[in-house]
Predicted 3D model of a 77-nucleotide RNA (transfer RNA) from an uncultured Ignavibacteriales bacterium.
The coordinates come from a structure-prediction model, not an experiment, and the mean pLDDT is 83.
RNA sequence: GCGAGAGUAGUUCAAUUGGCUAGAGCAGCGGUCUCCAAAACCGCAAGUUGGGGGUUCGAAUCCCUCCUCUCGUGCCA
Repeated sequence: GCGAGAGUAGUUCAAUUGGCUAGAGCAGCGGUCUCCAAAACCGCAAGUUGGGGGUUCGAAUCCCUCCUCUCGUGCCA
């Protein structure tokens, strides 16, 4: 350089394959309980869906471009 895959909450992953307000576990915070803590239970908060642009009534999902990471493969020295 070329090809393929991935990028969504702090983290690990969903999102029925374009359609209701993007959800869940863990972590965090608060509460119940306890002498205190842990565990358990209840609740809360947390999102530019990697950036930008486009298509569409409507985009995490489709198209273009750029960035980052992983894998494979080549060229020069």

Its Rfam family is "tRNA". By type it is a transfer RNA.